Model confidence (mean pLDDT): 87 of 100. A computed fold for an 87-nucleotide RNA from Uliginosibacterium sp., annotated as c-di-GMP-I riboswitch aptamer.
RNA sequence: AUUCUGUAAAGGCAAACUCGUUGAAAGACGAGGACGCAAAGCCUCCGGCCUUCGGCGCUAAAGCGCACAGGUAGCGGGGUUGCCAGU
Numbered sequence: 001a002u003u004c005u006g007u008a009a010a011g012g013c014a015a016a017c018u019c020g021u022u023g024a025a026a027g028a029c030g031a032g033g034a035c036g037c038a039a040a041g042c043c044u045c046c047g048g049c050c051u052u053c054g055g056c057g058c059u060a061a062a063g064c065g066c067a068c069a070g071g072u073a074g075c076g077g078g079g080u081u082g083c084c085a086g087u
Base pairs, nucleotide, nucleotide: 004086005085006084012037013036017032018031019030020029021028022027035074041080042079043078045077046076047075048072049071050070051069055066056065057064058063
């Protein structure tokens, strides 16, 4: 230095929920708060799941389907960076 592993120490992040902001929505951001997490650091390339303002088609209507678009990295895979310790 690299791979593998995660007992210890030092730390780190922050679910649900509440308040505020934002968005059509899913959701996101900030504050409080901790369910948990060895990458629960970062990235939508692949799959899954979620949304549907607007567009197209069907429909008497409710609504349904399709494409686009958006989201989830704390749903997996993948890429990339990284603290400490040990075999």
The sequence was found by an Rfam model in a public genome assembly.